[in-house]
RNA sequence: GAGGUUGUAGCUCAGCGGUAGAGCGUCCGGCCACAAGCCGGGAGGUCGUGGGUUCGACUCCUUCCAACUUCUCCA
Numbered sequence: 001g002a003g004g005u006u007g008u009a010g011c012u013c014a015g016c017g018g019u020a021g022a023g024c025g026u027c028c029g030g031c032c033a034c035a036a037g038c039c040g041g042g043a044g045g046u047c048g049u050g051g052g053u054u055c056g057a058c059u060c061c062u063u064c065c066a067a068c069u070u071c072u073c074c075a
Stems, first nucleotide, its partner, number of pairs: 001071007010024004018055001026042006048064001050062003
């Protein structure tokens, strides 16, 4: 320098045009014995950035950024 994959909650990941979700974690409450465990509930998101297409975009197109990976060049 060129190609590919990935970017969504604190962590790990679903969701691939029509209301943003799960597990774990965290907070509150209940049972229990102030434990463990179980049950119920809550909080938590500029969906990496800017732009475009569309009635409507996490989703399609595009710019840039970051991580991982392959190839090429130089030494």